[in-house]
Context: one part of a larger RNA
RNA sequence: CGUUUUGAUUCUUGAGGGAAUCUGUCCCUAGUACGAGAGGACUGGGAUGGGCAAACCUCUGGUGGUCCAGCUGUGGCAUCAGCCGCAAUGUUGGGUAGCUAUGUUUGUUUUGGAUAACCGCUGAAAGCAUCUCAAGCGGGAAACCGAUCCCAAGAUGAAGAGUCUUUAAGACCCCAGGGAGACUACCUGGUUGAUAGGCCGGAGGUGUAAGUUUGGCAACAAAUUAAGCCGACCGGUACUAAUGGUUUUCGG
Numbered sequence: 001c002g003u004u005u006u007g008a009u010u011c012u013u014g015a016g017g018g019a020a021u022c023u024g025u026c027c028c029u030a031g032u033a034c035g036a037g038a039g040g041a042c043u044g045g046g047a048u049g050g051g052c053a054a055a056c057c058u059c060u061g062g063u064g065g066u067c068c069a070g071c072u073g074u075g076g077c078a079u080c081a082g083c084c085g086c087a088a089u090g091u092u093g094g095g096u097a098g099c100u101a102u103g104u105u106u107g108u109u110u111u112g113g114a115u116a117a118c119c120g121c122u123g124a125a126a127g128c129a130u131c132u133c134a135a136g137c138g139g140g141a142a143a144c145c146g147a148u149c150c151c152a153a154g155a156u157g158a159a160g161a162g163u164c165u166u167u168a169a170g171a172c173c174c175c176a177g178g179g180a181g182a183c184u185a186c187c188u189g190g191u192u193g194a195u196a197g198g199c200c201g202g203a204g205g206u207g208u209a210a211g212u213u214u215g216g217c218a219a220c221a222a223a224u225u226a227a228g229c230c231g232a233c234c235g236g237u238a239c240u241a242a243u244g245g246u247u248u249u250c251g252g
Base pairs, nucleotide, nucleotide: 001154007164008163009162010161011160012159016151017150018149019148022050023049024048025047026046027045028044034039051108052107053106054105055104056103060101061100062099063098067094068093069092070091071090072087073086074085075084076083077082111146112145113144118139119138120137121136170250174190175189176188177187178186195241196240197239198237199236200235201234202233204230205229206228211224212223213222214221215220
């Protein structure tokens, strides 16, 4: 830009395209059929793996650059105590969310059609026989076409349905943001509001703060104290910020 000559918004259809469609072992059928024996099935059913793929973080782990704690040197807060800076994040032990695999779950299933080789039925030409580059009718493979999953109306053959709308509806801009993200886009909100921050409660992490008291010569220990502190997680709460005003603009 086009697709209906109102313009939008939401949800679909699916022409067409793409992806996947791999495989082992064991058990039952059955020690049956077969076979002198040794051995040992077809078929059908079930279980469990490998490979590959996808999603996810409940579990097992990893990371988690400052969430908690321990420790050393040094400087500072006059000193003690307690803290803070620097030392690779100073170093060590843990660790929420998120991300993640070696972790978890799921799929690779079931099934239909038309067929190949091949196996058949009926059956003449050719009084027989014959599955048939004779008429006619069946069976038959991981291949093919469907079924499964994804994209999909520029499918110019441009599809359909619901709702709103001409006073416009709607959209962009702007702002608070993230489940999204290089930018853009997408998505959630913008006071008729829980969008982010703060605050409150909870989960979760660390592991029992400081101060004080008691015991000990002291190092230190015990009590107060499952303490104190706490990033992303869950919920709540308008305290802060998504404001107010004005005219023009997109939209007929």